[in-house]
RNA sequence: GCGCCGUUAGUUUAUUGGUAGAAUUUUGGCUUCCCAAGCCAGAGGGGCGGGUUCGAUUCCCGCACGGCGCA
Repeated sequence: GCGCCGUUAGUUUAUUGGUAGAAUUUUGGCUUCCCAAGCCAGAGGGGCGGGUUCGAUUCCCGCACGGCGCA
């Protein structure tokens, strides 16, 4: 330099065009003499910039970062 794959919550990870789910974490409550455990409710996310579309995490282009391969 070229090619391929990946980037979603603090962390691990689902979701192949129609309001992005779960676990964990965290906040509040219930329970308890206290803690832990358990139960209920809430908060927290689509790498960045464009394009297509009524609608994009999803399709297309570029960039950034990471991984693998070739030279």
Molecule: transfer RNA
Organism: Candidatus Pacearchaeota archaeon